RNA sequence: CAGGUUGACCGGGGAAUCGCGGCGCUAAGGCGUCGAGGAAAGUCCGCACUCCGAAGAGCACGGUGCUGGCUAACAGCCAGGCGGGGGAACCCGACGGAAAGUGCAACAGAGAGCAGAUUGCGUCGCAUUGCGGCGUGAGGGUGAAAGGGUGCGGUAAGAGCGCACCGGCGUCGGCAGGAAUGUCGGCGGCCAUGUAAACCCCACCGGGAGCAAGGCCAAGCAGAUGCAUUGGGGCGGCUCGUCCCGCAAAAAGCAUCGGGUAGGCUGCACGAGGUGUGUGGCAACGCACAUCCCAGAUAGAUGAUUCCUUAGAACAGAAUGCGGCUUAUGGGUCGACCUGGACU
Numbered sequence: 001c002a003g004g005u006u007g008a009c010c011g012g013g014g015a016a017u018c019g020c021g022g023c024g025c026u027a028a029g030g031c032g033u034c035g036a037g038g039a040a041a042g043u044c045c046g047c048a049c050u051c052c053g054a055a056g057a058g059c060a061c062g063g064u065g066c067u068g069g070c071u072a073a074c075a076g077c078c079a080g081g082c083g084g085g086g087g088a089a090c091c092c093g094a095c096g097g098a099a100a101g102u103g104c105a106a107c108a109g110a111g112a113g114c115a116g117a118u119u120g121c122g123u124c125g126c127a128u129u130g131c132g133g134c135g136u137g138a139g140g141g142u143g144a145a146a147g148g149g150u151g152c153g154g155u156a157a158g159a160g161c162g163c164a165c166c167g168g169c170g171u172c173g174g175c176a177g178g179a180a181u182g183u184c185g186g187c188g189g190c191c192a193u194g195u196a197a198a199c200c201c202c203a204c205c206g207g208g209a210g211c212a213a214g215g216c217c218a219a220g221c222a223g224a225u226g227c228a229u230u231g232g233g234g235c236g237g238c239u240c241g242u243c244c245c246g247c248a249a250a251a252a253g254c255a256u257c258g259g260g261u262a263g264g265c266u267g268c269a270c271g272a273g274g275u276g277u278g279u280g281g282c283a284a285c286g287c288a289c290a291u292c293c294c295a296g297a298u299a300g301a302u303g304a305u306u307c308c309u310u311a312g313a314a315c316a317g318a319a320u321g322c323g324g325c326u327u328a329u330g331g332g333u334c335g336a337c338c339u340g341g342a343c344u
Stems, first nucleotide, its partner, number of pairs: 001340010012309007020035006037315001041326002044324005049210004061206005066080005081095001082093004096201002101199002103195003118140002120136007148166006167191002169188008214266004223257005230248001231245005273292008
């Protein structure tokens, strides 16, 4: 210098004017201060919180699945192991069990799961350029897969049929490691296909619903209970009279009560919180100290115009909160590592 791998970060900035939401101050006008994200997204996991409930056990159903650690918890993260990919840095993996049982394995092929006779090889019979029976799984052919490999022996031809070595599996043991696991040795011809994000088996985990959860206050209407009146009102005050309303299972009025609609308040912003320093740990992460307060709407604020800059910045916007995962993202910055080349 070129190509590559990987980690972390920025996500426009400045000025002027006019606006919007929260909070504080103010008699008012107004003033001060704060005001989206790394994903606020998908709602895929895990929690907090709340109510139902008493959730102890079992079944069903669902989830998870190498080991150790971290964490409030997780399907997340860190470290390690194993398997796979890459020349390397590095990347990917739901990574328990297929010698418990069941199912499935297209096409091709003779045969696809207690293997199998198409060709070939061998042998026997008929009998003669072939046909048929039997043996064989070694050679050919098909296939993703044909039931260990190489060699020697063996045989009619063959075959783990026997033997040696190699590989796998099972089993017993030694050593290393905290474990997953690795490695070494003995024994057994045991040679066993694949598939479990197919049923299933094993181990572990999971009660349900969700902030429209839930709590508080509470017009109106309806209801319940109680109270006073045996009449009330008009015709100017009184009496008579008269009119109207009501007359007991009634009317009108007042008060109280419980539930609760509209509506309002709350939950709801100090938190598994941010930043810095120190410290333990390989790390994830923990601990200590200091410091900061950092959106909270309810038809829902966070915007618009102009100018400068280096450019017409990308994906996109809170709605109970938090930890993850996944997906989207123009452009740019920094670090570490690998490979190749050149020069000193």
The prediction has a mean pLDDT of 76.
This is a predicted structure of a 344-nucleotide RNA (Bacterial RNase P class A) from an Anaerolineaceae bacterium.
It was read from a public genome assembly, where an Rfam model found it.
Its Rfam family is "Bacterial RNase P class A". The family's RNA type in Rfam is ribozyme. Its family is annotated with ribonuclease P activity, tRNA processing and dimeric ribonuclease P complex in the Gene Ontology.
Of the family's consensus pairs, 94% are formed in the model.